[in-house]
A computed fold for a 100-nucleotide RNA from an uncultured Cytophagales bacterium, annotated as SAM riboswitch aptamer (S box leader). Model confidence (mean pLDDT): 84 of 100. It matches the Rfam family "SAM riboswitch aptamer (S box leader)". Its family is annotated with regulation of gene expression in the Gene Ontology.
RNA sequence: CUCUUAUCAAGAAAGACGGAGGGAACGGGCCCUUUGAUGUCUUGGCAACCUGGGUAAUACUUGGUGCCAACUCCCGCUUGGAUUCCAAGGUAGAUAAGUU
Numbered sequence: 001c002u003c004u005u006a007u008c009a010a011g012a013a014a015g016a017c018g019g020a021g022g023g024a025a026c027g028g029g030c031c032c033u034u035u036g037a038u039g040u041c042u043u044g045g046c047a048a049c050c051u052g053g054g055u056a057a058u059a060c061u062u063g064g065u066g067c068c069a070a071c072u073c074c075c076g077c078u079u080g081g082a083u084u085c086c087a088a089g090g091u092a093g094a095u096a097a098g099u100u
Base pairs, nucleotide, nucleotide: 003098004097005096006095007094008093013043014042015041016040017039021032022031023030026076027075028074029073044068045067046066049064050063052061053060072092077089078088079087080086081085
C1' cells in the first nucleotide's frame, strides 16, 4: 500500500518547548487561536479492538494499539418527507483485528 470485518451521539487535561496559523484533502459554512492554538515531549486520564492472567460468570488486571474542542464539527452524492429544514443511506476518512 490492497482487501475484509467491526465501531465511530458517550468518555477523558495539566506542565514544558515553540511561535502562526489550525480543525485529513478540495469547495462552502462554522469554529479554535498571540488570554499562545496546531504541533512535539513529559506526566496524567478515557476507552476496551487484540492479548496473557483472573472469575462459575462478571469485576479486576499485564502487554500491544487508540483517543483526550465541537456527531468523524457540519454540508457536498442518492432517496424519502411540500421550498431555507428534517430523516435514512452512500462516498471519503479514522481506529482495531486480520490479510496481499